Annotation
A computed fold for a 108-nucleotide RNA from Paraliobacillus sp. PM-2, annotated as SAM riboswitch aptamer (S box leader). Taxonomically the source falls in Paraliobacillus (Bacteria, Bacillati, Caryophanales, Bacillaceae). Model confidence (mean pLDDT): 82 of 100.
Order: sequence, then C1' cells, then structure tokens
RNA sequence: CGCUUAUCAUGAGUGGUGGAGGAAUCUGGUCCUAUGAUCCCACGGCAACCGUUUGUUUCAAGCAAAUAAGGUGCCAAAUCCAGCAGCUAACUAGCUGAAAGAUAAGAA
Repeated sequence: CGCUUAUCAUGAGUGGUGGAGGAAUCUGGUCCUAUGAUCCCACGGCAACCGUUUGUUUCAAGCAAAUAAGGUGCCAAAUCCAGCAGCUAACUAGCUGAAAGAUAAGAA
C1' cells in the first nucleotide's frame, strides 16, 4: 500500500515552541487563523475498538452490564457541507444509499 468486518450528528484543552497558512485530495461553498491557527512537544482530558471483570450460555460465539491498569485512537464545526445514484419536494431544500476518507480489529 491493497483485502475483510465494524463504527463515524455524543464527548473531551491548557501551556510551550514556531511564524503562515489550515480544515485528507480536486472543485464549489462555508469556516478557523498574526487576539498566532495547522504542525510538533509537555501535561491534562474524552471515548470504549482491542483489553479486563461479571452475568447469560455445557463450552465457545453472541448479547448485556461494569471498568479504564494496558494497546490504539481522538480532543473547532456531522467525516464542516456538497459533488455520484435514487426518492420527495418545487426553487433550492429535505431524506436514503454509494464512492472517497478516518479509526479499530483481523487475515494474507
């Protein structure tokens, strides 16, 4: 990097460094940003995918509950919104699905 499965409208920020763009990519929109963003570091926190414990179960799987020592992940805005297809509606809007992406677990 590619494959499979699951989830993606909840939640959670201060300080330091640094000095210009950033919100994955392209386009359009809309935002964040010299009142110093993005990135990086420290500390703190969130969540519960893996994990741990208990119940159910002959066992396992599954499901439910609890937990947070450990492995990850995350801490502006729905994955910021749209783009493709379909449906509704009727002047630009709503809904569903896909694609793409992110994360986890697994297999090769």